This is a predicted structure of an 81-nucleotide RNA (c-di-GMP-I riboswitch aptamer) from a Nitrospirales bacterium. It was read from a public genome assembly, where an Rfam model found it. NCBI's taxonomy places the organism under Bacteria, Pseudomonadati, Nitrospirota, Nitrospiria, Nitrospirales.
């Protein structure tokens, strides 16, 4: 350095739900609050899923969301076997 990933050491994020907020919705943002997790840092590249629209025999298609669905790309603490 690279692979790993401890009952190591400082640490970090922060489900559900609760207000309050943006959105037609899915869902997002603050606060509270912890289900958890070695990338639960970031990336919509495929692939599921979700929403909204269009469409049709049968399907399919746009547009948007979900990185805590999975693969995938990238950066990153710390060093025990």
């Nucleotide at each position: 350095u690279c692979c790993c990933g401890a009952u190591a050491a400082g640490g970090g994020c922060g489900a559900a739900c609760a207000c309050g907020u943006c959105g037609u919705a899915a869902g997002g943002c603050g606060u509270g609050g912890a289900c958890g997790c070695a990338a639960a840092g970031c990336c919509a590249c495929g692939g599921g899923u979700c929403a909204g629209g269009g469409u049709u025999g049968g399907u399919c298609c746009c547009u948007g969301a979900u990185a805590g669905c999975c693969g995938g790309g990238u950066u990153g603490c710390c060093g025990a076997a």